[in-house]
Context: one part of a larger RNA
Molecule: large-subunit ribosomal RNA, domain VI
Organism: Candidatus Spongiisociaceae bacterium
RNA sequence: CGCAGGAGAUUUGAGAGGAUCUGUCCCCAGUACGAGAGGACCGGGAUGGACGUACCUCUGGUGUGCCAGUUGUUCUGCCAAGAGCAUGGCUGGUUAGCUACGUACGGACAGGAUAAGCGCUGAAGGCAUCUAAGCACGAAGCCCACCUCGAGAUGAGAUCUCCCACCGGGAUAACCGGGUAAGGCCCCUGGCAGAACACCAGGUUGAUAGGCCGGAAGUGUAAGCACAGCGAUGUGUUCAGCUGACCGGUACUAAUAGGCCGAGGG
Numbered sequence: 001c002g003c004a005g006g007a008g009a010u011u012u013g014a015g016a017g018g019a020u021c022u023g024u025c026c027c028c029a030g031u032a033c034g035a036g037a038g039g040a041c042c043g044g045g046a047u048g049g050a051c052g053u054a055c056c057u058c059u060g061g062u063g064u065g066c067c068a069g070u071u072g073u074u075c076u077g078c079c080a081a082g083a084g085c086a087u088g089g090c091u092g093g094u095u096a097g098c099u100a101c102g103u104a105c106g107g108a109c110a111g112g113a114u115a116a117g118c119g120c121u122g123a124a125g126g127c128a129u130c131u132a133a134g135c136a137c138g139a140a141g142c143c144c145a146c147c148u149c150g151a152g153a154u155g156a157g158a159u160c161u162c163c164c165a166c167c168g169g170g171a172u173a174a175c176c177g178g179g180u181a182a183g184g185c186c187c188c189u190g191g192c193a194g195a196a197c198a199c200c201a202g203g204u205u206g207a208u209a210g211g212c213c214g215g216a217a218g219u220g221u222a223a224g225c226a227c228a229g230c231g232a233u234g235u236g237u238u239c240a241g242c243u244g245a246c247c248g249g250u251a252c253u254a255a256u257a258g259g260c261c262g263a264g265g266g
Base pairs, nucleotide, nucleotide: 001152005163006162007161008160009159010158011157015149016148017147018146021049022048023047024046025045026044027043033038051106052105053104054103055102059100060099061098062097066093067092068091069090070089071086072085073084074083075082076081111143112142117137119135120134164265166178167177168176169175183261184260185259186258187203188202189201190200191199208254209253210252211250212249213248214247215246217243218242219241224237225236226235227234228233
């Protein structure tokens, strides 16, 4: 821009893409078959490999403004307690998130038309013949079926809901201009959404983010003081103190105020 008024939702599915794999074991059954050796079809069940999709409950990884321990050194006047630097100084753990080595699920079933092939009826050709007319079967393959996208499918589809026939110019009519409606956007707070854009949640009639409060979770018992010990240190106060993303609550802070676009159809 189009989809012959302007919007907000929900859809149909032309078409396109993805997937399509397979082993082993058990039962039937040591049965049918076979002198024996051996050893099934059909049907049913279990468990794997590789591949794929989703997710983070568990297991593991990461987790550079989480917690603790610790070495050297500089500084905060000193003690104590801390901060900076040394690969995040090093070491031990670790929330959320992201992840695989983790977890869950998938390939199916059913149907249709067939290939090779197996047949029925059956002539030409009194017989025979699956074929010439006709009829019935038959594959991991084909069409469906499963998953995703999908009306720019210009063949532009469908359904529901909302807004209404304004003002000026003009041959009174296409069209041009203007202010609006439903609605949308700008702007702002953000996100598990994201390169930008988009998408989604919100904007005081508000829990969108931050702060604060409570909880979870992590670390592992802070500082100070008291006591014990010559001391290193230990014990008590104290399962303390501190804490990023997690779960809730709460308008304290910031989403204020405002601006723009947007139909008049047959």